[in-house]
């Protein structure tokens, strides 16, 4: 320097143009237990890595630009 892949709650991830962004852990009370541990049912926690395009309408598609990972040199 060039190719190709990855970026989504704290972590780990599903979603690949449509209405409120999934789940799991992990957290915060509550409820079960004499007491924890298991268990139960809820809460919060997210500028989808940034900017700019294309479209009625973007995490989803295209540039550019940051990062992380392979390969080539």
């Nucleotide at each position: 320097g060039g190719g190709c892949u990855c970026g989504u709650g704290g972590u780990c991830u599903a979603g690949u143009g449509g209405u409120u962004a999934u789940g799991a852990c992990g957290u915060c009370a509550c409820c079960u237990c004499g007491a924890c541990a298991u268990g139960g049912g809820g809460g919060a926690g997210g500028u989808c890595g940034c900017c700019a395009g294309u479209u009625c309408g973007a995490u989803c598609c295209u540039g550019g630009c940051c990062g992380g990972g392979c390969c080539c040199a």

RNAcentral holds the sequence, with entries from ENA. This is a predicted structure of a 73-nucleotide RNA (transfer RNA) from a Candidatus Woesearchaeota archaeon. Its Rfam family is "tRNA". Rfam classes the family as a transfer RNA. The organism belongs to Candidatus Woesearchaeota, within Archaea.